[in-house]
Predicted 3D model of a 71-nucleotide RNA (transfer RNA) from Candidatus Collierbacteria bacterium UBA2277.

RNA sequence: AGGGGUGUAGUUCAAUGGUAGAACGGAGGUCUCCAAAACCUUUAAUGGGGGUUCGAUUCCCUCCACCCCUG
Numbered sequence: 001a002g003g004g005g006u007g008u009a010g011u012u013c014a015a016u017g018g019u020a021g022a023a024c025g026g027a028g029g030u031c032u033c034c035a036a037a038a039c040c041u042u043u044a045a046u047g048g049g050g051g052u053u054c055g056a057u058u059c060c061c062u063c064c065a066c067c068c069c070u071g
Base pairs, nucleotide, nucleotide: 001070002069003068004067005066006065007064010024011023012022013021018054025043026042027041028040029039030038047063048062049061050060051059
C1' cells in the first nucleotide's frame, strides 16, 4: 500500500428490515440462628457520521479501533 473480517449491557453471546433479548455480573428483597444455594425485583447496550426505507443492530458509503492475509 492492497484485500478480508469483527465492533450490541460491566463480561460472553443472540436478534438476516417491524417492541434490542439471554446467561453470568452489580444493587435490593424473600428464605436461614448466620452464611451459601435457591427464588423474586431491579440495573444496563447496537463504535462515530451520512445515505436508502414508512421503518435500520440488519442494506449502502465514509471514518475510527482491533484481528487476519498478500506484498
Overview:
Rfam family: tRNA. Its family is annotated with triplet codon-amino acid adaptor activity in the Gene Ontology. It is annotated as a transfer RNA. NCBI's taxonomy places the organism under Bacteria, Bacteria candidate phyla, Candidatus Collieribacteriota.